[in-house]
């Protein structure tokens, strides 16, 4: 980078898949070290137990014990333990450090900046003190209460606890001044008022102080450091949330905070906020960061690091520098535990650990050794922070599971086309190594201060002390059995997963049979599965390797970088316009954007780069780069914006004209249609495919006049006008709206386009009042059909017109928004100006429309093409797979109808556009064919034959099944055939090879058996021979094999049939087209014919058509038997002999026929007509010949063949049945039904075949079949073999017959081992059924149809059947409109398995998901009220009161109490939204070959569609 999937196939659109990287991952299978990370994403769920904040005796004041030791009067006391321990006051610290992401969409947090409007313990600094006093308390003692939990009185005491008081500037606060600033403020001066301290400790002559010093301690200056507050800006979705807000905006005054501020109160104005998204719901901790990507982006917030939030939920303050405080404190609430029932206690989202959720995440571990932190003067203590171990292949990275040699290419496995391949140098085997693991043995760094001691400087009076610096020195190690090193033995202790149909690298065999299952998409399995399962090999990755889940990325498939919208999804139905966006020409300023440069700042880490450490590496460190931002500031001024000037091309106004179905009123007219009246008339109108129903003798229709009424306006009429768009069409007359043209003056950018509004908007359709002729939903009748709620036909109501008002939709389509500019031409058109010539036809320019072609350019294609779908620029509106759906629900809108706005669950993997090639149309065109038509004879009716198909049977073997099965395989079923049934019988086999033994084969023969077979007898020893022996046959044994008409014809060859003897069917190489694919093969003509010819981006070949081959028809040359006889001779009168070679016929070879010649017709061409010659004329007739290919046609039962089966039977092999059945149904056929005939006599003339197990003559016998007989012939000789139909004559006279012969009895003939089942034939008897055949339906164009007999394959025997031969011998084609097949062109198509196709809907079934619903339950939430704990703030004098006052009475302040506001929880009403949930019900999707129709695709049988 890029594939696979829509299609017979191609391009395009458009989704769905895969390939890659990535994880706090879980699963499955497997699993050797080790080094760095990493490890509860869920229930912010409930927590047993142990730890996670203490610490100071150098604040105070009190103050044990034990053991052991000493004294004892042995009661017991002392010393040390010790001023410890454990409490208490006090002071710091507990606001950090550790967790955790509920919550929060906001000043939360990123960024960038403000406080002059601010705080700040410890700590640095400045600079100044630390005076005199006083009154209490807790610890502890005593005493009560209580189960605990703690709590209450009395009495004693001390501080660095509290309290009063002095001092106090050049401190601080406040006023007041003066300067500077001007949002608040700041300096300075000077004057007033106010406020503020704690001590201890070391020395010590123990009495205390000068003096220092250290710590602290007050006030203070500045810092630093950490909060607070403020402000730019940035920070998820949803408009199916559009309005929100009353402390809400602001302002005065007053409170309050450390400090600005509606922070909060009183008052006063009416305001703030919001389409550039207010409020409102949902969802989330926010960030450097991660991961992914070529980038832009996309997703994401683990682990580390900043902030903010939180700490059972919820409210709330205390204290303190700092909290509204995880490990404090009060109240409420739920929950647990204790409980003596009175109360009480408690909070792991700290470290470990437990329950429970969960696919899923770890040890109730070690140590302060190091790093930090509290707290101390230190020593030190404490630290579940930290730093280390355990566990987890959870990630990353490293290393190992050996190395070399080794071909007999071993065994074994597998696979074979049986030779051989492959596993595979792989193994064994010989020869090394020894990393890791194991054993032992030695061993670093991580430790450096702190302390102790000396010296040196500093401070000081001081050699004290204290800092500071140096020297030296002694202690500290959780991890640790460390890291690292050596040594020792042994190849020893160490490999799997997935995958192999293409995508995607890797194939074979067996089981399996749409079954079992695979599968990421396409899909694979229905008996040969590289796709399932299992071997075998392969191929990929490796201590991992796949699966699954979610992420980015291919995907330019949300397009800023990078898309679209005429038909693929997309242009709002059209205008007006308002916010926004954009916007002519010039001059000048400014400097918002914009570009340049510096500055700040973007923490750290982490990515990149270049170094160093660990053996590498991973990791870890150290230094640049980067951080694409942001702010401040200095310059630039072309664009843009803004600010003043100006211009006229852009837009408008005036003024002359010109066209027009523009649009509103109002009035006129004529033609039809209808009805009404009178007249004339008579039987039918009327309507259809054809009909009915209607109308009509009560007078229709027709016809003439008269009239009524209402609605539309023929011709003119034109891809012609006008209008935004919908749409507008007789005339006249009023209002009234656009466009154009022309020349001139005006205005001076006033312009374009438009989200929200707003207006107009066909048809139907509503409402309210008219009006109604014609037409005409609904609805009625006839018809039409299987049915027809429809087409058609007869009627007919809304409706359609009119007037007001409503809808507001359309294929409202040029399926093409609008507005400017530019970009060849050519040819109509309509309304205007100019110029030209003039014969009034015209011709050129030139402007606004409207068509047609077309160039370059788009464009999947098709097309477009100055009236863009070119080539720009600006707004505007839409679109992102198919269906589900323009629907559901909620909102506007509407009288309704409904419209607008607009979704998800679920499903599928394709849905779709242009074009191709085909195939098909109850599309078109041109053309063939016995296709039709015109004719001749048939079939379908009768009996018979003879195939099926059905029944039947032990079998009734089996295959053929529309045409192309069906007198077909079968050119012959009585056994045989044969394959099928019964019974019997055999087992290496009936057949073929090999191997042993034995025997020549063979021939005769008895028994028993239905026979196969058994059991016997008798005969007979051959061929070759190197003499070992061998060949052939025959029967015995063994075992590899045999065998099978058993399956599969959908595995398969070979054959064959059919579309068809149709004219068609392809290639090469050029063009053309993105490609499929076109051209060539199309077109004019011809032709049986893609036959020829002409043109022609094609030029040219191939297989087919035709010839070429056989046969016939004419003649010619040769040859003459067995065939011929014309002349000549003989004769027995037969070509019978001589003898001829003419002819005829035989067979061999040639000739001939080509549209050759002639006229016409055509295009001067192919060619067609016509004529002549000619045996034969346009292919003489007839055959054989059958293109690419279609149909899984047909044949496994001709034959061959793979694979599956059988093996004492699916092989064989015998008898006997049976394929020959028979209610019936169908197909071929044959005789028939009669006089064009039938019978009887008579009398002619064929061809082409057969014939030795054979044809068989002559002759006899039979009535006949046939016998008998045997001559002749392996055939031009001899036989079959008399050819019939014809003709010539008799008779039958229209009838079941002198038609017609089935059937059935007798008698028999032939063949045959045998005609019972089941032959053919002959005689003599019988004498059905049928009188020309219904729908329907077949051959057949000339020597054919019809008709008449002959031969022949097969065969002992048996054709009515097939294959062949010849006699006799017609009719008819106008003609191609239809039927059927077929070619060729076209044209539609939603078919491609191809119309026998595709396909819609409703119904029933079963599952899913979703809308409604009387509701019922729950979560958030609004108003409205009640209520009001703890606390705060206010009031308050009811109790109380140590320090200060005091006139001693009280006061001052406090405290409790009570009370006011405020307010958590809870409660009541009553809406809001959201979940689940609910009998029944709507449509919606999947689903096996389910009913019913048949509505679409072709003119789809009524063109479709909104």
């Nucleotide at each position: 980078a890029g594939a696979g999937u829509u299609u017979g196939a191609u391009c395009c659109u458009g989704g769905c898949u895969c390939a890659g990287g990535a994880u706090g991952a879980a699963c499955g299978c497997u699993g050797g070290c080790g080094g760095c990370g990493u490890g509860c994403u869920u229930a912010a769920c409930a927590c047993a137990u142990g730890c996670a904040a203490g610490u100071c005796a150098a604040a105070g004041g009190a103050g044990a014990a034990a053991a052991g030791c000493c004294c004892u009067u042995c009661g017991g006391g002392g010393a040390c333990a010790a001023g410890u321990a454990c409490a208490c006051u006090g002071g710091c610290g507990a606001a950090c450090g550790g967790g955790u992401u509920a919550g929060u969409a906001a000043c939360g947090c990123g960024u960038a900046g403000g406080c002059a409007a601010c705080c700040u313990g410890c700590c640095c600094u400045u600079a100044a003190g630390c005076c005199u006093g006083g009154g209490a308390u807790a610890a502890c003692c005593c005493g009560c209460c209580g189960a605990a939990a703690g709590g209450c009185g009395g009495a004693c005491u001390a501080a660095u606890a509290c309290c009063a008081g002095a001092u106090a500037a050049u401190a601080u606060u406040c006023c007041a001044u003066u300067u500077c600033a001007c949002a608040a403020g700041a300096a300075a001066u000077u004057g007033g008022a106010a406020u503020u301290a704690a001590a201890g400790g070391a020395c010590u002559u123990c009495g205390g102080a000068c003096c220092u010093c250290u710590c602290g301690c007050u006030a203070u200056u500045g810092g630093a450091u950490g909060a607070g507050c403020c402000u730019u800006u940035g920070u998820c979705a949803g408009a199916u949330u559009a309005g929100c807000u009353u402390g809400u905006u602001g302002g005065u005054g007053g409170g309050g905070u450390a400090a600005u501020g509606g922070c909060c109160u009183a008052c006063c104005a009416a305001g703030g906020c919001a389409a550039c998204g207010a409020u409102c719901c949902g969802u989330a901790g926010c960030u450097g960061g991660u991961c992914u990507g070529a980038g832009a982006g996309g997703a994401u917030g683990a682990u580390c690091a900043g902030c903010c939030a939180c700490a059972c939920u919820g409210g709330g303050a205390c204290u303190g520098a700092g909290a509204c405080a995880c490990g404090g404190c009060c109240c409420a609430g739920a929950c647990u535990c204790c409980u003596a029932c009175g109360g009480g206690a408690g909070g792991c989202a700290g470290c470990a650990g437990u329950g429970g959720g969960g696919a899923a995440u770890a040890u109730u571990g070690g140590a302060c050794a190091a790093u930090g932190g509290g707290c101390g003067c230190a020593a030190g203590c404490c630290u579940g922070a930290u730093c280390c171990a355990g566990c987890a292949a959870u990630g990353c990275c490293g290393c190992g599971u050996g190395u070399g040699u080794g071909a007999a290419g071993a065994a074994g496995g597998c696979c074979u086309u049986a030779g051989g391949g492959u596993u595979g140098u792989a193994a064994a085997g010989c020869a090394c190594u020894u990393u890791c693991a194991g054993u032992a043995g030695g061993g670093a760094a991580g430790a450096a201060a702190u302390g102790c001691u000396c010296g040196a400087c500093g401070u000081u009076a001081a050699u004290a002390g204290c800092g500071u610096c140096g020297a030296g020195u002694g202690c500290u190690g959780a991890c640790g059995g460390u890291a690292c090193c050596u040594a020792c033995a042994g190849a020893a202790g160490a490999a799997g997963c997935a995958c192999c149909g293409g995508c995607u690298a890797a194939u074979u065999c067996c089981g399996u049979g749409c079954c079992a299952g695979c599968a990421g998409c396409c899909g694979c399995g229905g008996u040969a599965a590289u796709a399932c399962g299992g071997a075998a090999g392969g191929u990929g990755c490796u201590a991992g390797c796949g699966u699954u889940a979610a992420u980015c990325a291919g995907a330019a498939u949300c397009a800023c970088u990078g898309g679209g919208c005429g038909u693929a999804a997309a242009g709002c139905g059209c205008g007006c316009g308002u916010a926004g966006g954009c916007g002519g020409c010039u001059u000048g300023g400014u400097a918002a954007g914009u570009c340049a440069g510096a500055u700040g700042u973007g923490a750290a880490a982490g990515c990149c780069c270049c170094g160093g450490g660990c053996u590498c590496a991973a990791c870890c460190u150290g230094g640049g780069a980067a951080c694409u931002g942001c702010a401040u500031u200095u310059g630039a001024a072309a664009c843009u914006g803004c600010c003043a000037g100006g211009c006229u091309a852009g837009a408008g106004u005036g003024c002359a004209g010109u066209a027009g179905a523009g649009g509103g009123a109002a009035g006129u007219g004529g033609a039809a249609u209808u009805c009404c009246g009178c007249g004339u008339g008579u039987a039918g109108c009327g309507g259809u495919g054809a009909a009915a129903u209607g109308c009509g003798u009560a007078g229709a229709g027709a016809u003439g006049c008269g009239g009524a009424g209402g609605a539309a306006c023929a011709c003119c009429a034109g891809u012609g006008g006008c209008g935004a768009a919908g749409g507008c069409g007789a005339c006249u007359u009023c209002c009234u709206g656009g466009a154009c043209u022309g020349a001139c003056a005006c205005u001076g950018a006033c312009g374009c386009u438009c989200a929200g509004g707003u207006g107009c908007g066909a048809a139907a359709g509503c409402g309210u009042g008219g009006g109604g002729a014609g037409c005409a939903a609904a609805c009625a009748g006839g018809a039409u059909u299987a049915g027809a709620u429809a087409c058609c036909c007869u009627g007919g109501u809304a409706g359609u017109c009119c007037a007001c008002g409503c809808u507001g939709u359309a294929a409202a389509c040029g399926a093409u928004g609008g507005g400017u500019a530019c970009u060849a031409g050519c040819c109509g058109u309509u309304g205007g100006g100019a110029g030209g010539g003039u014969u009034u036809g015209c011709c050129u320019c030139u402007u606004a429309g409207u068509g047609g072609c077309g160039c370059a350019g788009c464009u999947a294609a098709c097309g477009c093409g100055a009236u863009a779908a070119g080539u720009a620029c600006c707004c505007c509106g839409c679109c992102u797979g198919g269906g589900g759906a323009g629907u559901a629900c909620g909102g506007c809108c509407g009288c309704a109808a409904g419209g607008u706005u607009a979704a998800a669950a679920c499903u599928c993997a394709a849905a779709c556009g242009a074009a191709u090639u085909g195939a098909c149309g109850g599309g078109g065109g041109c053309c063939c064919g016995c296709a039709c038509a015109a004719g001749c004879g048939g079939u379908g009716g009768a009996g018979c034959a003879u195939g099926u198909g059905g029944u039947u049977u032990a079998a009734u073997u089996c295959g053929a099944u529309g045409c192309a099965a069906c007198g077909c395989g079968a050119a012959a079923a009585a056994c045989c055939u044969u394959a099928c049934c019964u019974g019997c019988c055999u087992u290496u086999g009936a057949c073929a090879u090999c191997c042993u033994g034995g025997g020549a084969a063979c021939c005769c023969u008895g028994c028993a058996g239905a026979g196969a077979u058994g059991c016997g007898g008798g005969g007979g020893u051959g061929c070759c021979u190197u003499c070992g022996g061998g060949a052939a046959c025959c029967g015995g044994g063994u075992g590899a094999c045999a065998g099978g008409u058993g399956c599969u014809g959908c595995a398969u060859g070979g054959c064959u049939g059919u579309c068809g003897u149709c004219a068609g069917c392809u290639c090469g190489u050029g063009u053309c087209g993105u490609g499929a694919g076109a051209u060539g093969u199309u077109g004019g003509g011809u032709u049986a014919a893609g036959u020829c010819c002409c043109g022609u981006a094609a030029c040219g070949a191939g297989c087919g058509c035709a010839a070429c081959c056989c046969u016939u028809g004419u003649c010619c040359c040769u040859a003459a038997u067995u065939g011929c006889c014309a002349g000549c001779g003989g004769u027995u009168c037969g070509g019978c002999c001589g003898g001829g070679a003419a002819c005829u016929u035989u067979a061999g070879g040639g000739a001939g026929a080509c549209c050759g010649c002639c006229g016409g017709u055509g295009a001067c061409a192919a060619a067609c007509c016509g004529g002549a010659g000619g045996a034969a004329g346009g292919u003489g007739g007839g055959g054989a010949u059958g293109a690419c290919g279609u149909c899984a046609a047909g044949u496994c039962a001709u034959c061959a063949u793979g694979g599956c089966c059988c093996u004492u039977a699916u092989g064989a092999g015998u008898a006997g049945g049976g394929c020959u059945a028979c209610a019936c149904a169908c197909g071929u056929g044959c005789u028939a039904c009669a006089a064009u005939g039938g019978u009887c006599g008579g009398u002619a003339c064929a061809a082409a075949g057969g014939g030795c197990a054979g044809c068989g003559a002559a002759g006899c016998u039979g009535c006949g079949a046939a016998g008998u007989g045997g001559a002749g012939c392996g055939a031009a000789u001899c036989u079959c073999a008399c050819a019939a139909a014809a003709c010539c004559g008799a008779u039958c006279g229209u009838a079941g017959u002198c038609c017609g012969g089935a059937u059935u009895g007798c008698a028999g003939u032939c063949u045959g081992c045998a005609a019972c089942u089941c032959g053919a034939c002959u005689g003599c008897a019988u004498g059905a059924a049928g009188c020309u055949g219904g729908a329907a339906u077949c051959g057949c164009u000339a020597g054919u149809a019809a008709u008449c007999g002959c031969g022949g394959a097969u065969c002992a025997g048996a054709a009515c059947g097939c294959c062949g031969c010849g006699g006799u011998g017609a009719a008819u084609a106008c003609g191609u409109u239809c039927c059927c097949g077929g070619g060729c062109c076209u044209u539609g198509u939603a078919c491609a398995c191809a119309c026998c196709g595709c396909c819609c809907g409703u119904c029933a079934c079963a599952c899913c998901a979703u809308g409604g619903g009387a509701g019922u339950g729950g979560g958030c939430u609004g108003u409205a009220c009640c209520a009001g704990a703890a606390g705060u703030a206010g009031g308050u004098a009811g109790u109380c009161u140590a320090a200060c006052c005091u006139u001693c009475g009280g006061g001052a302040g406090g405290a409790c109490g009570c009370u006011u506001a405020c307010c958590a929880c809870g409660g009541u009403a009553u809406g809001g939204u959201u979940c689940a949930u609910g009998a029944c019900u709507g449509g919606g999707g999947u689903g096996a070959a389910g009913u019913c129709g048949u509505a679409a695709c072709a003119a789809g049988g009524u063109a479709a569609c909104c």

Annotation
A computed fold for a 1506-nucleotide RNA from an uncultured prokaryote, annotated as small-subunit ribosomal RNA. The coordinates come from a structure-prediction model, not an experiment, and the mean pLDDT is 83. Rfam family: Bacterial small subunit ribosomal RNA. Rfam links the family to the GO terms structural constituent of ribosome and ribosome. The RNAcentral record of the sequence draws on ENA.